[in-house]
Context: one part of a larger RNA
RNA sequence: UGACGGGGACCCGCACAAGCGGUGGAGUAUGUGGCUUAAUUCGAUGCAACGCGAAGAACCUUACCUGGGCUUGACAUGUAUGUCGUAGUUUACCGAAAGGUAGACGUCGGUUCGGCCGGACAUACACAGGUGCUGCAUGGCUGUCGUCAGCUCGUGUCGUGAGAUGUUGGGUUAAGUCCCGCAACGAGCGCAACCCCUGUGAAUAGUUGCCAGCGCGUAAUGGCGGGGACUCUAUUCAGACUGCCGGUUUCAAACCGGAGGAAGGUGGGGAUGACGUCAAGUCAGUAUGGCCCUUACGCCCAGGGCUGCACACGUACUACAAUGCCCAGUACAAUGUGAACCGAUACCGCAAGGUGGAGGAAAUCCUGAAAACUGGGCUGUAGUCCGGAUCGCAGUCUGCAACUCGACUGCGUGAAGUCGGAAUCGCUAGUAAUCGCGGAUCAGCUUGCCGCGGUGAAUACGUUCCCGGGUCUUGUACA
Numbered sequence: 001u002g003a004c005g006g007g008g009a010c011c012c013g014c015a016c017a018a019g020c021g022g023u024g025g026a027g028u029a030u031g032u033g034g035c036u037u038a039a040u041u042c043g044a045u046g047c048a049a050c051g052c053g054a055a056g057a058a059c060c061u062u063a064c065c066u067g068g069g070c071u072u073g074a075c076a077u078g079u080a081u082g083u084c085g086u087a088g089u090u091u092a093c094c095g096a097a098a099g100g101u102a103g104a105c106g107u108c109g110g111u112u113c114g115g116c117c118g119g120a121c122a123u124a125c126a127c128a129g130g131u132g133c134u135g136c137a138u139g140g141c142u143g144u145c146g147u148c149a150g151c152u153c154g155u156g157u158c159g160u161g162a163g164a165u166g167u168u169g170g171g172u173u174a175a176g177u178c179c180c181g182c183a184a185c186g187a188g189c190g191c192a193a194c195c196c197c198u199g200u201g202a203a204u205a206g207u208u209g210c211c212a213g214c215g216c217g218u219a220a221u222g223g224c225g226g227g228g229a230c231u232c233u234a235u236u237c238a239g240a241c242u243g244c245c246g247g248u249u250u251c252a253a254a255c256c257g258g259a260g261g262a263a264g265g266u267g268g269g270g271a272u273g274a275c276g277u278c279a280a281g282u283c284a285g286u287a288u289g290g291c292c293c294u295u296a297c298g299c300c301c302a303g304g305g306c307u308g309c310a311c312a313c314g315u316a317c318u319a320c321a322a323u324g325c326c327c328a329g330u331a332c333a334a335u336g337u338g339a340a341c342c343g344a345u346a347c348c349g350c351a352a353g354g355u356g357g358a359g360g361a362a363a364u365c366c367u368g369a370a371a372a373c374u375g376g377g378c379u380g381u382a383g384u385c386c387g388g389a390u391c392g393c394a395g396u397c398u399g400c401a402a403c404u405c406g407a408c409u410g411c412g413u414g415a416a417g418u419c420g421g422a423a424u425c426g427c428u429a430g431u432a433a434u435c436g437c438g439g440a441u442c443a444g445c446u447u448g449c450c451g452c453g454g455u456g457a458a459u460a461c462g463u464u465c466c467c468g469g470g471u472c473u474u475g476u477a478c479a
Stems, first nucleotide, its partner, number of pairs: 001479002003476003007473007015463002019427005026318008034309002042053002064304007073127001077126008088105007108118003129293002132291003138287001140282003143278001145276001150189006156165003169180003195270004200238007210227002214225003241264001244258005320420001324379001326377002329374001338365001342359001346355003386417001391412007433455007
């Protein structure tokens, strides 16, 4: 000087408390451990691994296993030699395919007509190739403490020196934020602001958007003429700055209250992550040193496996019901997506879906029904008209192909489950809870992930305690 303390003082955070809803019990989905296996490819392992890499394992992917094959190789560059009925296409046979054998078609392009140039193939050689090892050799990227308020430097001063000071102190702040004081005076990286979205208004612009007033028309609909008022769209501005008033304070910074205002004290949200820590993670995204393999640890193919199941754990979904379930009726969104695509009306089917293809090039058109909601009916506390696992049969769709191993539909079957021990998690407002919708990946496949809107709470006395963190101080046999 740090680090640590079941030392002290002060302060903060959904850290506790106050509340609301969960997890832990059940079934299923998914990841992991373990076990099994020819293989169950590999990595991630307290917080910060475990719906993680994987934004999508039937084949492919695929790295694993078994078997069948290849050896200048699936791919790149170069050298030498040779071929140019070449490359390729296709037929037959063998084969699971990869591939092999034979036949047919196919007279490579340019040209200064020289195998000269280009291209292809064959052979030989340099080499290719490796998801093989080392993340404790590395780059790059990332997680974490933590969006915590810290981390440092120059000059000066003090100290023999390591170092200190500044950065401590008194206030204040979300903040090393600002003020005052001070052997310090300044500065840098962080904080804040500048950026994006959102909340109010104005100007401009009105199409594919809108429809108040005027007119036309319809069973009905901005459907039509028209209009720019409104909504909306998207560009530029305005607006919020403790600016104003009162109080408190060292009359400083600031805090408390108020006015006006759409908004008030960082308005709400996002992006943004200091010096560093964990030899944290990643050689399997890519790059890369070293080591290793080279008729194999490389490459091609078929089938299997990654989906295996006495069990254990994590994360979710669905429930256990009456604030509910079921039946028929009925109302209101936003984000976004679409050409190998989205696909209305209509017709067929109980349905998944099929036929068909109007319209749509992105504010247009389509997906499109939003669902909880609301009014009506049934049910009456039951393992039920709750719950839907499991299993049987029959189907639909995608796709060469759904046996291992897809999703969905109909009929039947109807398991556990009656609110969950110890323990433990999230959340402070348009939040939690609840309800549906969209997107990426994608032939198909989602309870996951990323977004969008609808309905919409309760509670916070407070900082004694638990956890994490910040500042000062104190002790130390630790570095």
Molecule: small-subunit ribosomal RNA, 3' major domain
Organism: uncultured prokaryote